Glycine riboswitch aptamer from a soil metagenome, 92 nucleotides, folded computationally.
[in-house]
RNA sequence: CGUCUGGAGAGCAGGCCCCUCCCCCGGGAGUGGCCUCACCGAAGGAGCAAGCCGGCGUCACCGGCGAAUCUCUCAGGUCACGGGUACAGACG
Repeated sequence: CGUCUGGAGAGCAGGCCCCUCCCCCGGGAGUGGCCUCACCGAAGGAGCAAGCCGGCGUCACCGGCGAAUCUCUCAGGUCACGGGUACAGACG
């Protein structure tokens, strides 16, 4: 790297618009799109510890390298189903 297997979290949200259906003609239900707020972190992205290196022989200071399932939430995601994911295992 490839194949297979496993694999979570978070909205019963609000408003507007199109279409379809139902009905008590003014309401309701479903799908899709847009906006707002809230929320999740396991596509991706960003940040950092210890440690190492250098400036300078040492300390201090400065700079560089430096992990994630940690932190952030730009992106992505949040009815169910489906899909997908970091990560783990097996095989090559």
It matches the Rfam family "Glycine riboswitch aptamer". Rfam describes the family as follows. This family represents the bacterial glycine riboswitch.